[in-house]
Molecule: c-di-GMP-I riboswitch aptamer
Organism: Candidatus Brocadia
RNA sequence: UCGCGAUAAGGGCAAACUCUGAGUGAUCAGGGGGCGCAAAGAAAAGGGUCUUUUAAACAUACAAGGAUAUGUAGUUUAAGAUGAUGCCUGUCCUUGAGUGAAAAAGAUAGCCUUACUGCCGUG
Numbered sequence: 001u002c003g004c005g006a007u008a009a010g011g012g013c014a015a016a017c018u019c020u021g022a023g024u025g026a027u028c029a030g031g032g033g034g035c036g037c038a039a040a041g042a043a044a045a046g047g048g049u050c051u052u053u054u055a056a057a058c059a060u061a062c063a064a065g066g067a068u069a070u071g072u073a074g075u076u077u078a079a080g081a082u083g084a085u086g087c088c089u090g091u092c093c094u095u096g097a098g099u100g101a102a103a104a105a106g107a108u109a110g111c112c113u114u115a116c117u118g119c120c121g122u123g
Base pairs, nucleotide, nucleotide: 002123003122004121005120012037013036017032018031019030020029021028022027035110041116043114045113046112047111048108049107050106051105052104053103054102058100059099060098062096063095064094065093066092067091068090069089071087072086073085074082075081
């Protein structure tokens, strides 16, 4: 310097959960706790995941309301026709609260990659 973690020692870190506090939130800090970790050390550069905000605009399905068309129950007839009101279906519009996408701001290093540093043992 590069690789490895079989063995040993001294130790180190600390998931879930819980208490207190901070934050809209993801989450974080401290106490307890200990699932695990040889980089579970430190860093948000790339990806992933998560959160918040935006909504004027986009996509999507749902709900409510409205408009319209066809059909239908019904009425009626020789054929037609009519069809208030209700219902099925289609289309369009409005509103609502969602979801997705987008943008912005964050969180996560115990999701992965990355570059940086490091203990012991060993080749």